[in-house]
A computed fold for a 350-nucleotide part of an RNA from an uncultured bacterium, annotated as small-subunit ribosomal RNA, central domain. Its Rfam family is "Bacterial small subunit ribosomal RNA". The prediction has a mean pLDDT of 88. RNAcentral holds the full RNA, with entries from ENA and SILVA.
Context: one part of a larger RNA
RNA sequence: CUGGGCGUAAAGAGUGUGUAGGCGGUGAGAUGUGUCAGGCGUGAAAUCUCAAGGCUCAACUUUGAAAUUGCACCUGAAACUGUCUCGCUUGAGUGCUGGAGAGGGUAGCGGAAUUCACGGUGUAGCAGUGAAAUGCGUAGAUAUCGUGAGGAACACCAAUGGCGAAGGCAGCUACCUGGACAGCAACUGACGCUAAAGCACGAAAGCGUGGGGAGCAAAAGGGAUUAGAUACCCCUGUAGUCCACGCCCUAAACAUUGCACACUAGGUUUUGGCAGAUUCGACCCUGCCGGGACCCAAGCUAACGCGUUAAGUGUGCCGCCUGAGGACUACGGUCGCAAGACUAAAACUC
Numbered sequence: 001c002u003g004g005g006c007g008u009a010a011a012g013a014g015u016g017u018g019u020a021g022g023c024g025g026u027g028a029g030a031u032g033u034g035u036c037a038g039g040c041g042u043g044a045a046a047u048c049u050c051a052a053g054g055c056u057c058a059a060c061u062u063u064g065a066a067a068u069u070g071c072a073c074c075u076g077a078a079a080c081u082g083u084c085u086c087g088c089u090u091g092a093g094u095g096c097u098g099g100a101g102a103g104g105g106u107a108g109c110g111g112a113a114u115u116c117a118c119g120g121u122g123u124a125g126c127a128g129u130g131a132a133a134u135g136c137g138u139a140g141a142u143a144u145c146g147u148g149a150g151g152a153a154c155a156c157c158a159a160u161g162g163c164g165a166a167g168g169c170a171g172c173u174a175c176c177u178g179g180a181c182a183g184c185a186a187c188u189g190a191c192g193c194u195a196a197a198g199c200a201c202g203a204a205a206g207c208g209u210g211g212g213g214a215g216c217a218a219a220a221g222g223g224a225u226u227a228g229a230u231a232c233c234c235c236u237g238u239a240g241u242c243c244a245c246g247c248c249c250u251a252a253a254c255a256u257u258g259c260a261c262a263c264u265a266g267g268u269u270u271u272g273g274c275a276g277a278u279u280c281g282a283c284c285c286u287g288c289c290g291g292g293a294c295c296c297a298a299g300c301u302a303a304c305g306c307g308u309u310a311a312g313u314g315u316g317c318c319g320c321c322u323g324a325g326g327a328c329u330a331c332g333g334u335c336g337c338a339a340g341a342c343u344a345a346a347a348c349u350c
Base pairs, nucleotide, nucleotide: 004321005320006319007304008303012318014201015200016199017198021194022193023192025088026087027086028085029084030083031082034080035077036076037075038074039073041071042070049065050064051063052062053061054060091191092188093187094186095184096183097182098181103177104176105175106174107173108172109171110154115149116148117147118146119145120144121143125136126135162169163168206247207246208245209244210243211242215241216240220236221235222234223233258317259316260315261314262313263312266295267294268293269292270291271290272289273288274287275286276285299306300305323350324349325348332343333342334341335340
C1' cells in the first nucleotide's frame, strides 16, 4: 500500500453555502493522453530462482538459463478514458398558473391570568405542610367589587398536524422577504453530484454597554427534616430570564443513522396538490406526484431491529474509528473581554 468498519460495541463533523480537488447523462466525428498488442534497444556484475559441474558430503564455488515485473523509441488497435468539434433532452435550471404552511424580519393591536397601587364592602385570620414553623394580618390582611400601572407569556383551536438546512418556529393584523410542492411543457442545453480549506448560521447558560423587571428563580438569608442536612419540603430573595447592539460557539446540537442518484413485494393512515369517475354540489371512490407515521415480503443484522423516509442492492464524494485508563488532558498554536473553545500528545498502569 491493499484488506475492515462508523443506529446501540471505537467511529457521521451541530447545520448550510461553496473554492480547489475527486467523480460525471446521451448521439456522431476528429485526435491518440491514459490503455492494449507486436518489434527493437537498454535494464553492469554479484545476489535471488532453476538445471548441470567441482571440492568425499554440505556450507562454499564454477558454468548456463531464467529473472530484472522498469524506461526510451518504432509500428499498429480505437471499445473504454482524456482532449477538441457539432448535436440531443431524460439530469439540472428558467418561465407560466395555482394552492398549503407556528419559515424569517419589522411595526401596530388584543384578551385572560399573576403582581402592585388607589378606593369601596367587611372582620380575624391568611398563607404553607406529611405535620409544622419562619412569613403576612386589628397601622384592617385573606376574601370580594371598581379603577389604574407594568412586565412577561399567548388557554381553547392543537393533531400520531404544518414549516425550516440545522438550531428552531404558535394570540391577531399589516408590510417586507426565503424556500418547498402540484399542474402546464414554452425556454436554456449537462449548466451536474460531492466538497479539504474558507465563509455564514447555530438551543440554553455565560460575558460587555444601555434599558426593562410582573411572574419565576441559581447565589444568599430564614424555617423545618435529620445523628448531621452546606440537600430534597416551606417562607423570602439577587443575578438571570425580557429588549437593543456586540461577543461567546457549546449540547443526549439525537433519528446517537453524512449528502446525492438509481434499483428492489405489499397493506393501513395522515397532510399538500392534480386528474378521472360520479353528483344539483361537496364528500365517499379510482389513479398520479410531494411530505409525516405505523405494520410487514425479499434481503440485511451479533442480536435488538431496519425494511421504497433502508440499517436491502449498487455508484460517486466528504467526514470519522483502530484496546481501557492517563485524556473532551498537558505543551504549543489559533480564536475570545473573560469564562473558555478548537486543534491535540507522551511517560506510566492494566